Large-subunit ribosomal RNA, domain II from Prevotella sp. Rep29, 692 nucleotides, folded computationally. Taxonomically the source falls in Prevotella (Bacteria, Bacteroidota, Bacteroidales, Prevotellaceae).

[in-house]
Context: one part of a larger RNA
RNA sequence: ACCUACGAGUUGCCGUCGCCGGCGAGGUUAAGCGUCACGAGACGCGUUAUCCGCAGUGAAAGCGAGCCUGAACAGGGCGUUUAGUCGGUGGUGGCAGACGCGAAACCGAGUGAUCUACACAUGGCCAGGGUGAAGUUCCGGUAACACGGAAUGGAGGCCCGAACGGAUAAGCGUUGAAAAGCUUCCCGAUGAGUUGUGUGUAGGAGUGAAAGGCCAAUCAAACUCGGAGAUAGCUCGUACUCCCCGAAAGGCAUUUAGGUGCCGCGUCGCGUGUUUCGCGUGAGAGGUAGAGCGACCGAUAGGAUGCGAGGGCUUCACCGCCUAUCAAGUCCUGACGAACUCCGAAUGCUCACGCGUAGUAGCGCGGCAGUAAGGGCGCGGGUGCUAAGGUCCGUGCCCGAGAGGAGAAGAAUCCGGACCGCCGUCUAAGGUCCCCGAGUGCUGCCUGAGUUAGUCUAACGAAGUCCGGUCCCCGUGACAGCCAGGAUGUUGGCUUGGAAGCAGCCAUUCAUUCAAAGAGUGCGUAACAGCUCACUGGUCGAGGGUCCGGGCGUGGAUAAUAAUCGGGUAUAAGGCAGCCACCGAAGGCGCGGGAUAGUAUAUUGAUUUAUAGUAUCGGUAGGGGAGCAUUCCGUGUGCGUUGAAUGGUGUACGUGAGUUAUCCUGGAGCGCACGGAAACGCAAAUGUAGGU
Numbered sequence: 001a002c003c004u005a006c007g008a009g010u011u012g013c014c015g016u017c018g019c020c021g022g023c024g025a026g027g028u029u030a031a032g033c034g035u036c037a038c039g040a041g042a043c044g045c046g047u048u049a050u051c052c053g054c055a056g057u058g059a060a061a062g063c064g065a066g067c068c069u070g071a072a073c074a075g076g077g078c079g080u081u082u083a084g085u086c087g088g089u090g091g092u093g094g095c096a097g098a099c100g101c102g103a104a105a106c107c108g109a110g111u112g113a114u115c116u117a118c119a120c121a122u123g124g125c126c127a128g129g130g131u132g133a134a135g136u137u138c139c140g141g142u143a144a145c146a147c148g149g150a151a152u153g154g155a156g157g158c159c160c161g162a163a164c165g166g167a168u169a170a171g172c173g174u175u176g177a178a179a180a181g182c183u184u185c186c187c188g189a190u191g192a193g194u195u196g197u198g199u200g201u202a203g204g205a206g207u208g209a210a211a212g213g214c215c216a217a218u219c220a221a222a223c224u225c226g227g228a229g230a231u232a233g234c235u236c237g238u239a240c241u242c243c244c245c246g247a248a249a250g251g252c253a254u255u256u257a258g259g260u261g262c263c264g265c266g267u268c269g270c271g272u273g274u275u276u277c278g279c280g281u282g283a284g285a286g287g288u289a290g291a292g293c294g295a296c297c298g299a300u301a302g303g304a305u306g307c308g309a310g311g312g313c314u315u316c317a318c319c320g321c322c323u324a325u326c327a328a329g330u331c332c333u334g335a336c337g338a339a340c341u342c343c344g345a346a347u348g349c350u351c352a353c354g355c356g357u358a359g360u361a362g363c364g365c366g367g368c369a370g371u372a373a374g375g376g377c378g379c380g381g382g383u384g385c386u387a388a389g390g391u392c393c394g395u396g397c398c399c400g401a402g403a404g405g406a407g408a409a410g411a412a413u414c415c416g417g418a419c420c421g422c423c424g425u426c427u428a429a430g431g432u433c434c435c436c437g438a439g440u441g442c443u444g445c446c447u448g449a450g451u452u453a454g455u456c457u458a459a460c461g462a463a464g465u466c467c468g469g470u471c472c473c474c475g476u477g478a479c480a481g482c483c484a485g486g487a488u489g490u491u492g493g494c495u496u497g498g499a500a501g502c503a504g505c506c507a508u509u510c511a512u513u514c515a516a517a518g519a520g521u522g523c524g525u526a527a528c529a530g531c532u533c534a535c536u537g538g539u540c541g542a543g544g545g546u547c548c549g550g551g552c553g554u555g556g557a558u559a560a561u562a563a564u565c566g567g568g569u570a571u572a573a574g575g576c577a578g579c580c581a582c583c584g585a586a587g588g589c590g591c592g593g594g595a596u597a598g599u600a601u602a603u604u605g606a607u608u609u610a611u612a613g614u615a616u617c618g619g620u621a622g623g624g625g626a627g628c629a630u631u632c633c634g635u636g637u638g639c640g641u642u643g644a645a646u647g648g649u650g651u652a653c654g655u656g657a658g659u660u661a662u663c664c665u666g667g668a669g670c671g672c673a674c675g676g677a678a679a680c681g682c683a684a685a686u687g688u689a690g691g692u
Base pairs, nucleotide, nucleotide: 001692002691003690004689005688006687011096012095013094014093015092016091017090018089019088020087021086022085023084026052027051032045033044034043035042036041056063057062066078067077068076069075099237100236102234106227107226108225109224110223111222117201118200119199120198121197122196123195124194125193126191128160129159130158131156135152136151137150138149139148140147164188165187166186169184170183171182172181203219206214207213240627241626242625243624244623245622251262252261253260254259264371265370266368267367268366269365270364271363272362275361277356278355279354280353281352282351283350284349290343291341292340297337298336301333302332303331304330305329308326309325310323311322312321313320374399375398376397377396378395379394380393381392382391383390404415405414406413419593420592421591422590424589425588426587430583431582432581433568434567435566439580441579442578443577444576445575446574452570460555461554464552465551466550467549468548469547471545472544473543481539482538483537484536485535487512488511489510492506493505494504518533522531523530594617595616596615597614599612600611601610602609628681630678631677632676633675634674635673636672637671638670639669647664648663652659653658
């Protein structure tokens, strides 16, 4: 891992609601006893017990179809106008382990110191080598000591190093040879040493040179059994089928926030009967969007004026004058506000009336729930950075609980809501060169960047190119090129070492000659010179130039293993505008079939059956309905050694759970109908046991 078997809403009592049945203003017994049956049991007594109902109300005395409150004959509260009760069964609540498995823990009584910690008693063990304390002796030395030297001596939690004890470093080992080891290095090795045997201390206790260490591979409270099925608002699991409906992830409260209560939303039953919903008309409330602010409040840019203030001048003071400052108010121009409003929609909301759609809604009562972690997208906002697949509201859609088609792929984007079948048909979104179903379709224009189709992309930049407009020049010759001229007063004046068109300053920057030529556009010189431009003539011969707007493109353009539009590829198979076809879904239609719920007609003892036609039939949590299978029991009826159950094969039937034929196996039991009762259905629980 697989297979097989086992494996989870049960049982009792007490409530409550539905259904079925008995009796009914009544209904009904319990223990016990008797008789009968003997297998549960039946009948009777118990019986004028009891319990529930038939009257309520008040705290109560009490009163009573009324009672209470109250001064009340007011008002108000609870009642009165009848249906219950017993049994069975189903749903559900309560009390019990209460659907199953699961703690860590708590308490009680015991068992442990053969491991280990410490202690006590009594024994054992420590190769060899080194160092050489005190003391002693001798010699020297002293007045005597002290002191010095040599020898002797053999001290030490002394040194080196085996046994022994330990465990520093590394490697190996890591389903090991081993639930702590092996190898090498390493530490102690006469000591607070090590070790044998015997003994003691016990669980909130011991022991601890202290690490929360150790107390039998277990220790921040051992182990065994018990309380015990502790408790678990937590996790996991919870078993056959079909049919109908179908949520929620809001609100309020909570020692509450992943729990729960009430409401909301679902379902089933009963009742009510259009009250619901949509549209139209009419009437309302309102201060949002927008707008406005010479209508308030508050902010506010520029200009004009300048009350007043600051500063300066003057003055004994007053008066007065000035201003690169501030600035009230007023005027002109402009503009802002969720908590501003002189204004002010669209929607939405409320009421009334009318119409329409219902085989349907809405509402009330009762049974049973689930939900109370939501999420994405569009729109209106708050918060945030007008960040987030962010967060918090409102509103709608979708996912959730929704399959199918499109989007390469992809819960919520687009299209569209799957009862079943069909080798029918038409479409939606989206597509039609190939992969790949359908146009290498048509008309016009654009793009030349593989831009793009085929993720999103800015400010800004550019004689890309196409289209539209504006103004100017032009056969009296434009624009570009080429040829020629571009002069004189004058080197204008000033400045300066110099300044001559061209460092700088000044200027009515003039005037002359001209076809034209600036007191000079740029380069250049130390200054001149030189080159050049404006301007003019010639040559040439037809358009040229400025600015504005739009379309498509271009640069800007940057991410880590190898690239790519889904791929191939494409100059259209790209972009814009238009047209005609076609493809394309579980959508529509067609044909056949089924189910559910009303309706109509006929029919029946019976909403019993049939027919017609209508609507509906995605679905998680969840509610409701109808069935299949297993084991056993009762009644009835069958099968079986001429072969039961079982196993194999797989024929037919059923929407399905399932039922069933033939043949083989097997060798003794087993069905069917109608009822009844359950230890009644497994894929999952890191489920339990066995097998492979």